[in-house]
Molecule: transfer RNA
Organism: Candidatus Parvarchaeota archaeon
RNA sequence: GGGCCUGUAGUCGAAUGGUAAGACGCUAGUCUCACACACUAGAGACCCCCGGUCCGAUUCCGGGCAGGCCCA
Numbered sequence: 001g002g003g004c005c006u007g008u009a010g011u012c013g014a015a016u017g018g019u020a021a022g023a024c025g026c027u028a029g030u031c032u033c034a035c036a037c038a039c040u041a042g043a044g045a046c047c048c049c050c051g052g053u054c055c056g057a058u059u060c061c062g063g064g065c066a067g068g069c070c071c072a
Base pairs, nucleotide, nucleotide: 001071002070003069004068005067006066007065010024011023012022018055026042027041028040029039030038048064049063050062051061052060
């Protein structure tokens, strides 16, 4: 320098264009003498940034940025 892939709660990780699942973790409650386990409830991400398409974008397109793999 070229090609490909990835970017979503604290962490991991889904979502074929219609106001974002789940798990772990966290908080509260129940249980226990207490802790843990278990059970119940709850908080927490406008989806890496900018622009475009569209009635509508996490999703499609372009350009950036960051990370990974391969080639030179």